[in-house]
Context: one part of a larger RNA
RNA sequence: AGACGGGGGCCCGCACAAGCGGUGGAGCGUGUGGUUUAAUUCGAUGCUAAGCGAGGAACCUUACCAGGGCUUGAAAUCUAGCUGCAUUCUGCCAGAAACGGUAGAAGCCUUCGAGGGUGCUAGACAGGUGCUGCAUGGUUGUCGUCAGCUCGUGUUGUGAGAUGUUCCCUUCAGUGGGGUAACGAGCGCAACCCUUAUCGCGUGUUAUUUUUCACGCGAGACUGCCGUGGUCAACACGGAGGAAGGUGGGGACGACGUCAAAUCAGCAUGGCCCUCUGACGCCCUGGGCAACACACGCGCUACAAUGGCUAGGACAAAGAGUUGCUACGGAGCAAUCCGAUGCUAAUCUUCAAACCUAGUCUCAGUUCGGAUUGGAGUCUGCAAUUCGACUCCAUGAAGUUGGAAUCGCUAGUAACCGUAAAUCAGCGCGUUACGGUGAAUACGUUCUCGGGCUUUGUACU
Numbered sequence: 001a002g003a004c005g006g007g008g009g010c011c012c013g014c015a016c017a018a019g020c021g022g023u024g025g026a027g028c029g030u031g032u033g034g035u036u037u038a039a040u041u042c043g044a045u046g047c048u049a050a051g052c053g054a055g056g057a058a059c060c061u062u063a064c065c066a067g068g069g070c071u072u073g074a075a076a077u078c079u080a081g082c083u084g085c086a087u088u089c090u091g092c093c094a095g096a097a098a099c100g101g102u103a104g105a106a107g108c109c110u111u112c113g114a115g116g117g118u119g120c121u122a123g124a125c126a127g128g129u130g131c132u133g134c135a136u137g138g139u140u141g142u143c144g145u146c147a148g149c150u151c152g153u154g155u156u157g158u159g160a161g162a163u164g165u166u167c168c169c170u171u172c173a174g175u176g177g178g179g180u181a182a183c184g185a186g187c188g189c190a191a192c193c194c195u196u197a198u199c200g201c202g203u204g205u206u207a208u209u210u211u212u213c214a215c216g217c218g219a220g221a222c223u224g225c226c227g228u229g230g231u232c233a234a235c236a237c238g239g240a241g242g243a244a245g246g247u248g249g250g251g252a253c254g255a256c257g258u259c260a261a262a263u264c265a266g267c268a269u270g271g272c273c274c275u276c277u278g279a280c281g282c283c284c285u286g287g288g289c290a291a292c293a294c295a296c297g298c299g300c301u302a303c304a305a306u307g308g309c310u311a312g313g314a315c316a317a318a319g320a321g322u323u324g325c326u327a328c329g330g331a332g333c334a335a336u337c338c339g340a341u342g343c344u345a346a347u348c349u350u351c352a353a354a355c356c357u358a359g360u361c362u363c364a365g366u367u368c369g370g371a372u373u374g375g376a377g378u379c380u381g382c383a384a385u386u387c388g389a390c391u392c393c394a395u396g397a398a399g400u401u402g403g404a405a406u407c408g409c410u411a412g413u414a415a416c417c418g419u420a421a422a423u424c425a426g427c428g429c430g431u432u433a434c435g436g437u438g439a440a441u442a443c444g445u446u447c448u449c450g451g452g453c454u455u456u457g458u459a460c461u
Base pairs, nucleotide, nucleotide: 001461002460003458004457005456007455008454009453010452011451012450013449015445016444019409020408021407022406023405026301027300028299029298030297031296032295033294034292035291042053043052064287065286066285067284068283069282070281073125077124078123079122080121081120082119085117087106088105089104090103091102092101093100108116109115127274128273130272131271132270136268137267138263139262140261141259143257148187149186150185151184152183153182154163155162156161167178168177169176193251194250195249196248198219199218200217201216202215203214204213222245225239226238227237228236229235303402307361308360309359310358311357312356313355319350320349321348324343325342328339329338330337331336368399373394374393375392376391377390378389379388415437416436417435418434419433420432421431
């Protein structure tokens, strides 16, 4: 100088407390461990792994396994030799396909330099999701959007170092004010950026107009004004006006560094290893990644009357759409199908649901709950057996609010409700975005956890 303390002081944070709703019990979905397996590919492992890489494993993906094949190779560059060879089409045999064997037809370009391209042979080489993230780049998580981390000159100490950065007040903030052997400065904080809330002007499409909307430019909020407190400083509290008040709300933005944190499988890359002995390379078929005594994480659906069911009625936002979204009509109980219309979209399509009204059920394992199983179908796709989603009929399991423990949230938030998109042929209870309804509570900082400043102890570095 640090680090640590079941030492002290000051301060902060959904950290506790005050509240609301969950998880932990049930069924299912999904990920992980374990076990099993020919293979169940690999990575991620306290917080900071576990609906994570994967924003979508039937084939493909795919890296794994079994079997069948290829060896200058699926793709790249070059050299030499040979080659009327581009390229296209049609067959046959064997086969699971790849691959192999075989028959026929049409048939290269050119500046005429054997130049370009193609195929074969030979050789340089390719290839590797093989190892090492403890050789690396790049990127990322985390402490933490915490308020810190440093430097120059000066001063001081024998020196390591200290000072500045400590102290008082204040702030979300090393934010600002005062003081001061310090005076200044840098990276961080804040602001500048995007979005949202109000208004003005202009332009613009939607059949038109106002409003709305979109885009652009501006106005507006700055403790600016008043009062009280304060060192009459920073600032704090209250008030006025105002759409908005003291950082208005949200986002992007993450200092020096920590964890030899994560990633050689996104990519790049050093080194090592495998490759004319045929592969740890390449192609194909089938299987596996989906197994199942069990354990854990994250979710969905419930256990019901603030509810279930039936009928009728109302109100969004944000997106997407021509290999597409589909009105409308018809068929079907339905998934869906048939016909057909509009839209390359403010023009056409995409019924919001919770909610409201009326009726019924009357506290039951039920008209709750929907797992599981049987049957019949629809759609996508070459193909739904392993292993897709959906519909109808039947079946009707556990579950009556969940032990110890534990998580999220302070306002348009939690909770409840639906909608859309990415990926995508098809497939989500996941993810991301969007709106609708819309609370309760915060006395306070003793305690728990984490953090900041300062001081003290130390046999630790």
Predicted 3D model of a 461-nucleotide part of an RNA (small-subunit ribosomal RNA, 3' major domain) from an uncultured Candidatus Saccharibacteria bacterium. The RNAcentral record of the full RNA draws on SILVA. Its mean pLDDT, the model's own confidence on a scale to 100, is 81.